[in-house]
RNA sequence: CGAGUCAGUCAGGCAAUCGCCGGCGGACGCCGCGCGAGCGGUGCGCCGCGGGAGGAAAGUCCGGGCUCCACAGGACGAGGCGCCAGGUAACCCCUGGGAGGCGCGAGCCUACGGAAAGUGCAACAGAGAGCAGACCGCCCAAGGCGCGUCCUCCGGGACGCGAACGGCAAGGGUGAAAGGGUGCGGUAAGAGCGCACCGCACGCGUGGCAACACGUCGUGGCACGGCAAACCCCGCCUGGAGCAAGGCCAAAUAGGAAUCCAAUGGUGUGGUCCGCACCGGAUUCGGGUAGGCCGCUCAAGACCAGUGGUGACGCUGGUCGUAGAUGAAUGAUUGCCCGGACGCGCAAGCGUCCCGACAGAACCCGGCUUAUCGACCGACUCCUCGA
Numbered sequence: 001c002g003a004g005u006c007a008g009u010c011a012g013g014c015a016a017u018c019g020c021c022g023g024c025g026g027a028c029g030c031c032g033c034g035c036g037a038g039c040g041g042u043g044c045g046c047c048g049c050g051g052g053a054g055g056a057a058a059g060u061c062c063g064g065g066c067u068c069c070a071c072a073g074g075a076c077g078a079g080g081c082g083c084c085a086g087g088u089a090a091c092c093c094c095u096g097g098g099a100g101g102c103g104c105g106a107g108c109c110u111a112c113g114g115a116a117a118g119u120g121c122a123a124c125a126g127a128g129a130g131c132a133g134a135c136c137g138c139c140c141a142a143g144g145c146g147c148g149u150c151c152u153c154c155g156g157g158a159c160g161c162g163a164a165c166g167g168c169a170a171g172g173g174u175g176a177a178a179g180g181g182u183g184c185g186g187u188a189a190g191a192g193c194g195c196a197c198c199g200c201a202c203g204c205g206u207g208g209c210a211a212c213a214c215g216u217c218g219u220g221g222c223a224c225g226g227c228a229a230a231c232c233c234c235g236c237c238u239g240g241a242g243c244a245a246g247g248c249c250a251a252a253u254a255g256g257a258a259u260c261c262a263a264u265g266g267u268g269u270g271g272u273c274c275g276c277a278c279c280g281g282a283u284u285c286g287g288g289u290a291g292g293c294c295g296c297u298c299a300a301g302a303c304c305a306g307u308g309g310u311g312a313c314g315c316u317g318g319u320c321g322u323a324g325a326u327g328a329a330u331g332a333u334u335g336c337c338c339g340g341a342c343g344c345g346c347a348a349g350c351g352u353c354c355c356g357a358c359a360g361a362a363c364c365c366g367g368c369u370u371a372u373c374g375a376c377c378g379a380c381u382c383c384u385c386g387a
Stems, first nucleotide, its partner, number of pairs: 002382005008376003012337007020052002023049004028043006054358001058369002061367005066242004073274004078238005083097005098112001099110004113233002118231002120227002135172002137168003145162007180198006199222001200220004204215004246294004256285006265279004301320008339355001340353005
């Protein structure tokens, strides 16, 4: 110099004019109270001063706060998570460590409990896909069978050859995967059949909170492959609905009608049962309202310093307090680059053009995931060159 890895910040800036929303203050007008000073309310208005969309506001995938059912318990079922230890209000999140895998490396990924409880799956190929298995092959030791030769006390015996009705699963083949691997011995030929080493299982010892790791240790021929993101088993966790939650005020109408069930019943925020509470419940037709206020922004908040910790984060002190709309507010114009591209120029610089991505809060937070123009910045790794 180049190529990478991990992490952080910003998200066009400044000024002016006009236009929106909200907060605070003031004057004035109106109403009410008061002897008065003044107090309270009100105004589509006026003046002044501040403030006004995000890193994802998105997806609605998780976790909560909050509200209601509701005084709300238990069991089953259902659902979620799944290495260990921590963090957190909590989590399927984050941090650190372990194991497995990828990368030369910095680093990255993991749906990571159990296959020795049971069931199930693996197309096709293949003999056989886990209580296995013989397609090509290897063998004739023993027993048996067939043939031949010799012997015979005629019961049969000996020798040789052959192959299967016998033995084998070591070699080859099929397949993604074939019942541990290499070597030696043994055998008729073979096989953990035996042995050595490796692997595996269990035990012991050491280190570690643990997951686990190590061992010139011991025992065992060896429990018997893969898949649980298959059913399942094991451990832990879990009421439901959601701001269109839920309250208050005002107004209007028809505290309407019909049918069915009903205390051995019915209803009560997912299902079933028990318990508990209440006394009605369901369906259809018809009528009124759709207005205003609260909830609504002070938050498990942000920032700074110190301190503890490998870290996530915690503790202490200080500073700030940062939109609250409701058919839904922050827009338009102008100027200056401080952003980018192109051209000219040795450079300083000049000129032209374009554009500023992804994209707008709606109760509020903590995460995850997805989209994304460009700028700045820290640490680390690798390659090449030079000193």
Source information:
A computed fold for a 387-nucleotide RNA from a Pseudomonadales bacterium, annotated as Bacterial RNase P class A. The source organism's lineage runs through Bacteria, Pseudomonadati, Pseudomonadota, Gammaproteobacteria and Pseudomonadales. Its mean pLDDT, the model's own confidence on a scale to 100, is 77.